[in-house]
RNA sequence: GCGGGUGUAGUACAAUGGUAGUACAUUUGCUUCCCAAGCAAGAGACGAGGGUUCGAUUCCCUUCACCCGCU
Numbered sequence: 001g002c003g004g005g006u007g008u009a010g011u012a013c014a015a016u017g018g019u020a021g022u023a024c025a026u027u028u029g030c031u032u033c034c035c036a037a038g039c040a041a042g043a044g045a046c047g048a049g050g051g052u053u054c055g056a057u058u059c060c061c062u063u064c065a066c067c068c069g070c071u
Base pairs, nucleotide, nucleotide: 001070002069003068004067005066006065007064010024011023012022013021018054026042027041028040029039030038047063048062049061050060051059
């Protein structure tokens, strides 16, 4: 230099052109003499920019980070 792949919550992962979910973690409450465990509720994310579309995390382009291969 070329090609390919992956970027989603604090962590590990889903999902799909039409409200972005799960588990653990975190906060609050209930339970308990206390702790742990358990139960309930809440907050917290689609790497960045642009385009197409009524609507984009999803499709397209560019770019950034990481990984793999070729040279």
Overview:
Model confidence (mean pLDDT): 80 of 100. Predicted 3D model of a 71-nucleotide RNA (transfer RNA) from a Candidatus Magasanikiibacteriota bacterium. It matches the Rfam family "tRNA".